Context: one part of a larger RNA
RNA sequence: CACCGCCCGUCACAUCAUGGAAGCCGGCAGCGCCCGAAGUAUCCGCGCCAACGAAAGAGGCAGGGUCCUAAGGUGAGGCUGGUAACUGGGAUGAAGUCGUAACAAGGUAGCCGUAGGGGAACCUGCGGCUGGAUCACCUCCUU
Numbered sequence: 001c002a003c004c005g006c007c008c009g010u011c012a013c014a015u016c017a018u019g020g021a022a023g024c025c026g027g028c029a030g031c032g033c034c035c036g037a038a039g040u041a042u043c044c045g046c047g048c049c050a051a052c053g054a055a056a057g058a059g060g061c062a063g064g065g066u067c068c069u070a071a072g073g074u075g076a077g078g079c080u081g082g083u084a085a086c087u088g089g090g091a092u093g094a095a096g097u098c099g100u101a102a103c104a105a106g107g108u109a110g111c112c113g114u115a116g117g118g119g120a121a122c123c124u125g126c127g128g129c130u131g132g133a134u135c136a137c138c139u140c141c142u143u
Stems, first nucleotide, its partner, number of pairs: 003106001005103001008099002011096001013093004018088003023083006031075004039068001041066004047061003052057001109130009
């Protein structure tokens, strides 16, 4: 670099992180139900047995039942992680597209709130503010 200025939003492209999300794949802790090894305890013990006994039997062993229970199976949920069609905005990026909203009275003053509308910046209505230019008048102050 000084209006041939500045500058706003949509759209397009690229990159990055991020929110939502059907589905898919895991992890963890528990719950209900099923099943249930080994083992202790307990009960049975008709089979078996050298020790005790004259015998009966006692005792023991095998075997079986029950309780507890590891692992396993199954069901409905909980917490948590990954991935993900699709989707939302965000940031960034010399020279893309559409317009021109704001900055001068920015060419309809601007802005705030709210409602409606619109490719987009935005537009319109209502209320509010001056952080509005210009012109005129009034009041006060200074000279």